RNA sequence: UACCGACAACGGCAAACUUAUCGAAAGGUAAGGACGCAAAGCGAUGGGUCUAAAGUUUUGAAUGUUUCAAAGCAUUUUAAUUCAAUGAUUGCCAAGCUACCGAA
Repeated sequence: UACCGACAACGGCAAACUUAUCGAAAGGUAAGGACGCAAAGCGAUGGGUCUAAAGUUUUGAAUGUUUCAAAGCAUUUUAAUUCAAUGAUUGCCAAGCUACCGAA
């Protein structure tokens, strides 16, 4: 120096859950709290996963138009639904950057 990682030392982080808050949601932030973590330090670059607001597909409904009545056409939507990140996750994986300690 590179790997490696101990029932070692000094310290560190903090899952679920609760409260507050931001967000359409996924989720984030702060405080409490510890399941775990040797990069659970940093950043969404690639893949995965999660969400689906705007947009979009289909249906329903309402209104308008037409009509004897419908169908059709047009518009709208505190309704349902399809697709879909530009949203989220680094405590899912890979790659990148940086870093404390030193038994075997």

Predicted 3D model of a 104-nucleotide RNA (c-di-GMP-I riboswitch aptamer) from Paraliobacillus salinarum. It was read from a public genome assembly, where an Rfam model found it. Taxonomically the source falls in Paraliobacillus (Bacteria, Bacillota, Bacilli, Caryophanales). The coordinates come from a structure-prediction model, not an experiment, and the mean pLDDT is 84. Of the family's consensus pairs, 95% are formed in the model.